Transfer RNA from a Candidatus Nanoarchaeia archaeon, 71 nucleotides, folded computationally.
[in-house]
RNA sequence: GGGCUUGUAGUCCAACGGCAGGGUGCCUGCCUGGCAGGCAGGAGGUCCGGGUUCAAUUCCCGGCAAGUCCA
Repeated sequence: GGGCUUGUAGUCCAACGGCAGGGUGCCUGCCUGGCAGGCAGGAGGUCCGGGUUCAAUUCCCGGCAAGUCCA
């Protein structure tokens, strides 16, 4: 320098173009004498900028970052 893959919650992963879910973690309440654990509830996210579309996490273009392969 080039090809390919990836970028979603604190973290690890889902999501046929139609209200973005789950595990774990965090907060609150209940159970317990307390911890652990269990139960119930809650907060929290689409890498950036454009384009297409009634509607974009999804499709297209350009960046940025990471991984991998080639040189």
Rfam family: tRNA. From the family's description: Transfer RNA (tRNA) molecules are approximately 80 nucleotides in length. The source organism's lineage runs through Archaea, Nanobdellati, Nanobdellota and Candidatus Nanoarchaeia.